[in-house]
Molecule: small-subunit ribosomal RNA
Organism: uncultured bacterium
RNA sequence: GACGAACGCUGGCGGCGCGCCUAAUACAUGCAAGUCGAGCGAGAACCGGGGCUUCGGCCCCGGGGAGAGCGGCGAACGGGUGCGUAUCACGUGAGCAACCUGCCUCGGAGACCGGAAUAACUCGAGGAAACUCGGGCUAAUGCCGGAUGCCCUCGGUGGACCGCAUGGUCCGGCGAGGAAAUGGAUUCCGCUCCGAGAUGGGCUCGCGGCCUAUCAGCUUGUUGGUGGGGUAACGGCCUACCAAGGCAACGACGGGUAGCUGGUCUGAGAGGACGAUCAGCCACACUGGGACUGAGACACGGCCCAGACUCCUACGGGAGGCAGCAGUAGGGAAUCUUGCGCAAUGGGGGAAACCCUGACGCAGCGACGCCGCGUGCGGGAUGAAGGCCUUCGGGUCGUAAACCGCUUUCAGCAGGGACGAAAUUGACGGUACCUGCAGAAGAAGGCCCGGCCAACUACGUGCCAGCAGCCGCGGUGAUACGUAGGGGUCUAGCGUUGUCCGGAAUUAUUGGGCGUAAAGAGCUCGUAGGCGGUUCGGCAAGUCGGAUGUGAAAUCUCCACGCUUAACGUGGAGGGGCCAUUCGAAACUGCCGUGACUCGAGUCCGGUAGGGGAGUUCGGAAUUCCCGGUGUAGCGGUGAAAUGCGCAGAUAUCGGGAGGAACACCAGUGGCGAAGGCGGAACUCUGGGCCGGAACUGACGCUGAGGAGCGAAAGCGUGGGGAGCGAACAGGAUUAGAUACCCUGGUAGUCCACGCCGUAAACGUUGGGCACUAGGUGUGGGGCUCUAUCGACGGGUUCCGUGCCGUAGCUAACGCAUUAAGUGCCCCGCCUGGGGAGUACGGCCGCAAGGCUAAAACUCAAAGGAAUUGACGGGGGCCCGCACAAGCGGUGGAGCAUGUGGUUUAAUUCGACGCAACGCGAAGAACCUUACCUGGGUUUGAACUGCGGUGGACCGCUCCAGAGAUGGAGCUUCCCUUCGGGGCUGCCGUGGAGGUGCUGCAUGGCUGUCGUCAGCUCGUGUCGUGAGAUGUUGGGUUAAGUCCCGCAACGAGCGCAACCCCUACCCUUAGUUGCCAGCGGUUCGGCCGGGAACUCUAGGGGGACUGCCGGUGAUAAGCCGGAGGAAGGUGGGGACGACGUCAAGUCAUCAUGGCCUUUAUGCCCAGGGCUACACACGUGCUACAAUGGGCGGUACAGAGGGUUGCGAUGCCGCGAGGUGGAGCCAAUCCCAAAAAACCGCCCUCAGUUCGGAUUGCAGUCUGCAACUCGACUGCAUGAAGGUGGAAUCGCUAGUAAUCGCAGAUCAGCAGGCUGCGGUGAAUACGUUCCCGGGCCUUGUACACACCGCCCGUCACAUCACGAAAGUCUGUUGCUCUUGAAGUCGCUGUGCCAACCGCAAGGAGGCAGGCGCCGACGGAGUGGCUGGCGAUUGGGGUG
Repeated sequence: GACGAACGCUGGCGGCGCGCCUAAUACAUGCAAGUCGAGCGAGAACCGGGGCUUCGGCCCCGGGGAGAGCGGCGAACGGGUGCGUAUCACGUGAGCAACCUGCCUCGGAGACCGGAAUAACUCGAGGAAACUCGGGCUAAUGCCGGAUGCCCUCGGUGGACCGCAUGGUCCGGCGAGGAAAUGGAUUCCGCUCCGAGAUGGGCUCGCGGCCUAUCAGCUUGUUGGUGGGGUAACGGCCUACCAAGGCAACGACGGGUAGCUGGUCUGAGAGGACGAUCAGCCACACUGGGACUGAGACACGGCCCAGACUCCUACGGGAGGCAGCAGUAGGGAAUCUUGCGCAAUGGGGGAAACCCUGACGCAGCGACGCCGCGUGCGGGAUGAAGGCCUUCGGGUCGUAAACCGCUUUCAGCAGGGACGAAAUUGACGGUACCUGCAGAAGAAGGCCCGGCCAACUACGUGCCAGCAGCCGCGGUGAUACGUAGGGGUCUAGCGUUGUCCGGAAUUAUUGGGCGUAAAGAGCUCGUAGGCGGUUCGGCAAGUCGGAUGUGAAAUCUCCACGCUUAACGUGGAGGGGCCAUUCGAAACUGCCGUGACUCGAGUCCGGUAGGGGAGUUCGGAAUUCCCGGUGUAGCGGUGAAAUGCGCAGAUAUCGGGAGGAACACCAGUGGCGAAGGCGGAACUCUGGGCCGGAACUGACGCUGAGGAGCGAAAGCGUGGGGAGCGAACAGGAUUAGAUACCCUGGUAGUCCACGCCGUAAACGUUGGGCACUAGGUGUGGGGCUCUAUCGACGGGUUCCGUGCCGUAGCUAACGCAUUAAGUGCCCCGCCUGGGGAGUACGGCCGCAAGGCUAAAACUCAAAGGAAUUGACGGGGGCCCGCACAAGCGGUGGAGCAUGUGGUUUAAUUCGACGCAACGCGAAGAACCUUACCUGGGUUUGAACUGCGGUGGACCGCUCCAGAGAUGGAGCUUCCCUUCGGGGCUGCCGUGGAGGUGCUGCAUGGCUGUCGUCAGCUCGUGUCGUGAGAUGUUGGGUUAAGUCCCGCAACGAGCGCAACCCCUACCCUUAGUUGCCAGCGGUUCGGCCGGGAACUCUAGGGGGACUGCCGGUGAUAAGCCGGAGGAAGGUGGGGACGACGUCAAGUCAUCAUGGCCUUUAUGCCCAGGGCUACACACGUGCUACAAUGGGCGGUACAGAGGGUUGCGAUGCCGCGAGGUGGAGCCAAUCCCAAAAAACCGCCCUCAGUUCGGAUUGCAGUCUGCAACUCGACUGCAUGAAGGUGGAAUCGCUAGUAAUCGCAGAUCAGCAGGCUGCGGUGAAUACGUUCCCGGGCCUUGUACACACCGCCCGUCACAUCACGAAAGUCUGUUGCUCUUGAAGUCGCUGUGCCAACCGCAAGGAGGCAGGCGCCGACGGAGUGGCUGGCGAUUGGGGUG
């Protein structure tokens, strides 16, 4: 795009079309084929006349003509359907010298004389009926005999002409045979014979059009001949005999499907699909068979028989055939009225009038399709109301509506009223059409809005409900679901489903492919076939051109015309064939010529290389075994071992022997072969190649469906052989296991002969042949040539083979590239999404294993190729880091502290979960904190704010009740003012507050982490179809993408470094509260005078830059060493954290979207809980002791803090502490003692003078309050613990370790945290390994990226399929049987009008009988196909 459609929602009008695609299922009822009295006889009802009458009626004549009959024509047309049919059925073109043709037309000739019957009718009989039988009468255009013969047919015959074979035509004469209705009517119509025409038909042939080879062979009337029969006619059409043919890979036979065509739909076309309506042909008429009649039938509304079904029946017997028009039932997703009319067109009959006609013309029903029309038009902004959205401003529906004006198509009502008809005649139809009238009046929906694809928001929902053509949407902000608003699109329709074509170059003729995506057969030979060198002549099959015929109409295209337009219709023109005939051309193809040629191909001659093949023989090395010698304890084997072998003498070593298999070095991207494959040597036999010569043949060629041969390894059969190796097997190891990898053994096999198998990553994953298209460089074989005195070992060139690199070109890219995957030609094979599956079934082959051929159901939205960027690797290279190693000290064991899990609980609030949660948020939970629980209270609220109303100070203090919140009572009590009011505040109401309620996966901000790692990017250019690459890679170097060099790159940004702070040295400035060298004083203390040097303090500056020297390196960057220097190669430390990753952490710091809550999830209060405790883990503290503990003595810091504060001296207490208060807002005073260290004494290895848990008692301090639940002190108590398993952590120098001090938080509470200083080590060979990271490279089936992906079994569910004992259909072959109707043949004793005959009888005919054939049926046996099938097999999906 299309449809004979159906379904959903919706539906105003008209025109033109179309309407059982399924059950060729079954049919009630009506109608669909009759007509002619001008062929014939008879003749009812009724009418008239006459007669008779018992008044019931009867008879005769005339008119009249129903129904039936005889006869004629028609009924073979028209109408329906698509069963069957793969066929001369259809289409197209020819042929019939092998034919027929009623009615019609033309022409010729004619119709003479006779005869016998029979329906109707009447009488009788049978039957339920259908119907039938017998007797009698009768007519014809019914039937029969004879005559005539223009002429026809047959037989034989004379002649002429012609043809495509048989043969045909014409003329003449002889013989035999053959007509009629002179009827009807008076315009005419008929009858007979002959010839011709027209029309219609029959037969034959060429060509054309479905699927299947998992159908490969079929055939006995089969193929042909002869005789005969039959037909309108040819013919095995039939029959007898004879011969053995005929068809088939160009697809016979079989199976499946199917009416064919004009055409229809689609498509640019070529094609593809279809074959409704209309038209041509065919076939069929309940199923099967058969003939009769006839011009025509094997006959839809005829006959006979058989069968099934339905109906009637008196049970004896009968009737029927809608695939005609309507209609019914049924089937189905689905397809109409039991209408009107013969007015028109057409048909039958008739002389005609006329009759018949469900053909046809019309109407009805159905949006089923096509076409046309309408549902209004113009104005109208406060952009109304309302809806929806909103950033709350507004936007949008929207000029849309209202409102104003106008119009009236269609529908409605009324009036008129056709064409179609040539005189009469109109179903349609009071229709079309015309006119008038009224009024915007009666007339809009469907689908869609994530992308494809045109059209977006809100709400609801929350992987639910649902959507979906593909991709895919939905798990709380869904443009994808549902609804709404809005929008888009089409419109009396719109969507959906189904089907066909297109897009699809996705079966490729036009117009594809096969190295890696699916696809080259393992290789060769070769049959058919296809294709084929140069040249001459001929022919004209192909080819090309002209003409003629045909290609029905309709359809299609164009033009014109008719319905108001269109659809539709009418007229004209055009187009259409692989068609036929004919004429012509001769380039190309083809054919012909025993034509010609030599360059293709082959032969010959001369050389030549080679693991080419087969057989025989020989050789040495090695392994193993056997014998002997020497010899002794191991050997062997592995990562390490063990099994195994060995004192019965192994291994090792020497000598001798046996046997089998394989042939080191040479050996090479070297050689040979078609491929598989081929490797010691010699001999014999043998195939092919290459080079050179140019004697011969003269296209002999290429390819190759089928076919044949060859064909690695493994495997199979028979017989040998068996050294080594070695599936299976055994043992030993390894391992979680180890039916493996490793080891020790070891059977088939490996070897030989003969025979099978026939596969492979049989690969160059690249079929064969020929030709053409830049080169460079190796190598194997041969020839020629140059130079040289001989000699080529060197160079050049040529042919053949084999590699590498590379241009053009090709390719999706990778790559290929004279050995093509380039450019062409020829031939073959093969492919058409993945899985199912190279499987099942069938067939062929095989001894078997199995091979070859080769599907479908079902299922998926991919499977796949090449390349790119990452990530990853028990890949590689380079390099870092307390990463390992080297060290030091810990943790893991104990007790305690603290955090967490778990458990418990009314609650044990919440968060954090590998590193990167767990002394974390918390820098400090007794109340408070506090978010949790219990209980008590409260509802505009504890805090905030607007508005309205109302009252007044609010606050505060005291007392009472209460656990308190709270409630009650009492006391006390305003400010400003412009005089309107305002500020402040209580209460009521209303907006609204509040929430540590949820979502860190809606967010901001902040933070952790990789990681202080050295990376991450951009612009322009260049390369690539593209992703992308280059730059950023490479060579060096660095802590560093740091720098240098190179480079299709050149630059730049964020990072690195530097700039900032602290610290180490110096200078300078400034000296109080800090300092004190020198001077003076001194109570002896920088205390005082004083000093400004020093320390120090805190401002400013200097200093370090690979700057200098040497070496090294590319002379670079840099590195190494040295000098100087307080400091040396970023001096040490800090702050500082690129692009990004982890949906990392935090809604409980804060902020914030959405959701939830509102007498509660808010707020207040008391008490409790966060402190629980069988247990587990993390982080710490203290120890286990002598490098220690205790006691005593005596030194030396830094950095901090201090006014609700630090608090000195003194006094009291054993002590915590108390008392007291000097001084200090602090370089001044205080906290404050630093501790380890050092000196002295005691302890002597002990659960201790170690260790201090736990517990008792007594206290101190803070605080409203230490019960749950603080810290500290004294006395007493004195637990575990004796250096901690597997495992694991930190640290590279002022570091680890060790020692104390201070601070934040804080009323109090520190073993935690943050700082500070004191003492002060050991070790680093090195980068193999573990962990993490950087760069380059490689592989990848990974890309939420190895915590990835993914395979198979098993279990369960489900689906389709195969096998299966069997069982049940369908279809078909063969054999036998039965044998209806009927034609034909034979017979015909029974019967019979026409002719002969006086008769008898005859001729002839019929019934009957028999025979051949023969449908349905029966029996048996095969083939094919399908259904079901216990069980079973694999497969798909989850």